[in-house]
Context: one part of a larger RNA
RNA sequence: UUGGGCGUAAAGUGUCUGUAGGUGGCUUUUUAAGUCCACCGUCAAAUCCCAGGGCUCAACCCUGGAUAGGCGGUGGAAACUACCAAGCUGGAGUAUGGUAGGGGCAGAGGGAAUUUUUGGUGGAGCGGUGAAAGGCGUAGAGAUCUAAAAGAACACCAACGGUAAAAGCACUCUGUUGGGCCAACACUGACACUGAGAGACGAAAGCUAGAGGAGGGAAUGUGAUUAGAUACCCCAGUAGUCCUAGCCAUAAACGAUGGAUACUAGGCUCUAUGCGUAUUGACCCGUGCAGUGCUGUAGGUAACGCGUUAAUUAUCUCACCUGGGGACUACGUUCGCAAGAAUAAAACUU
Numbered sequence: 001u002u003g004g005g006c007g008u009a010a011a012g013u014g015u016c017u018g019u020a021g022g023u024g025g026c027u028u029u030u031u032a033a034g035u036c037c038a039c040c041g042u043c044a045a046a047u048c049c050c051a052g053g054g055c056u057c058a059a060c061c062c063u064g065g066a067u068a069g070g071c072g073g074u075g076g077a078a079a080c081u082a083c084c085a086a087g088c089u090g091g092a093g094u095a096u097g098g099u100a101g102g103g104g105c106a107g108a109g110g111g112a113a114u115u116u117u118u119g120g121u122g123g124a125g126c127g128g129u130g131a132a133a134g135g136c137g138u139a140g141a142g143a144u145c146u147a148a149a150a151g152a153a154c155a156c157c158a159a160c161g162g163u164a165a166a167a168g169c170a171c172u173c174u175g176u177u178g179g180g181c182c183a184a185c186a187c188u189g190a191c192a193c194u195g196a197g198a199g200a201c202g203a204a205a206g207c208u209a210g211a212g213g214a215g216g217g218a219a220u221g222u223g224a225u226u227a228g229a230u231a232c233c234c235c236a237g238u239a240g241u242c243c244u245a246g247c248c249a250u251a252a253a254c255g256a257u258g259g260a261u262a263c264u265a266g267g268c269u270c271u272a273u274g275c276g277u278a279u280u281g282a283c284c285c286g287u288g289c290a291g292u293g294c295u296g297u298a299g300g301u302a303a304c305g306c307g308u309u310a311a312u313u314a315u316c317u318c319a320c321c322u323g324g325g326g327a328c329u330a331c332g333u334u335c336g337c338a339a340g341a342a343u344a345a346a347a348c349u350u
Base pairs, nucleotide, nucleotide: 004321005320007304008303012318014201015200016199017198021194022193023192025088026087027086028085031082033081034080035077036076037075038074039073040072041071042070043069049065050064051063052062053061054060091191092188093187094186096183097182098181099180103177104176105175106174107173108172109171110154114150115149116148117147119145120144121143125136126135162169163168206247207246208245209244210243215241220236221235223233258317259316260315261314262313266295267294268293270291271290273288274287275286276285299306323350324349325348332343333342334341335340
């Protein structure tokens, strides 16, 4: 390499859009490139195989024959792939009418809490812990009642719920905007699926510049504990956490399960919506479609477990794996302000 694999043993890119490429619905026609059939030519000799013969046998040698396959030519076939032409509506999409939603962006408003400050009352402790201490406090703390400011996050509702491609998204209102689902079937007529390269988005931490800084809080400084304690516990506390503009591109970025299509028992919840029924009050009941969960048959699996949301049965396509360590490393290259990211070995060892 072939083969075999990829939930947990090595292995699904973090997610999406999409170029080349690969693959692709139904009917009819054309051509004959692939495909199939027949014939011809050729693929030197030697070698290999078969038959016969010669060295006393054999190895060896001589004579004759032959398959399969490749390439080329001629003549046919037309089912399948492909091509040409014309159609179809089931895949896909557009339009119409509804509908749910923490989907995105921008703006405005709100209350609770915390901290700080001002003023009043009051007068000795407060705080903290396993126990303490350092810390704050007669220059009036803590407690309590007013007033003011600031920043960040939005209790209850809340759910096994919703939504988004993923990361993610929740106080309320307004504006704007993307996607989904349902119904009826009007229109286009295969316009589809996947997707190497490429592009876009991408938690937290980190970086650059400028604003901001209530609370929490790496680093740091004390106090404890301890044999020690560069920790766990306590008191402070810088960067950062928040905002604007730009970088970074990584996570156990997880369902550790790529995407698409079709088929294959049921039972029980929830969400959106349509129909029937019911009643006028939403319900309830039956049923369709889309999603989200639990359980479970067949089947698959090494087992665990999966099981119409498959890890079943099939097809298409992409990424990836090939004993452990060395090594998510070195060198080189690309990207980055840097931190570093991406790509990615070998010697050696076992």